[in-house]
Molecule: transfer RNA
Organism: bovine gut metagenome
RNA sequence: CGGAGUAGCUCAGUGGUAGAGCAGCUGAUUUGUAAUCAGCGGGUCGGGGGUUCAAAUCCCUUCUCCG
Numbered sequence: 001c002g003g004a005g006u007a008g009c010u011c012a013g014u015g016g017u018a019g020a021g022c023a024g025c026u027g028a029u030u031u032g033u034a035a036u037c038a039g040c041g042g043g044u045c046g047g048g049g050g051u052u053c054a055a056a057u058c059c060c061u062u063c064u065c066c067g
Base pairs, nucleotide, nucleotide: 001067002066003065004064005063008022009021010020011019016053024040025039026038027037028036046062047061048060049059050058
């Protein structure tokens, strides 16, 4: 100097209600397990400040990781 930090994990979301897949839990199915199907829960968006009617998103600063 550049890139990254968002759910347990991997990631999406580039100003207007935070999402998906996998994992977890419950139910159905099965003699049982797995698989399949239906549903549910889970987030201070790394920290702090600023701009804005409104910020995960824009700006400043700071921390961690990678080059």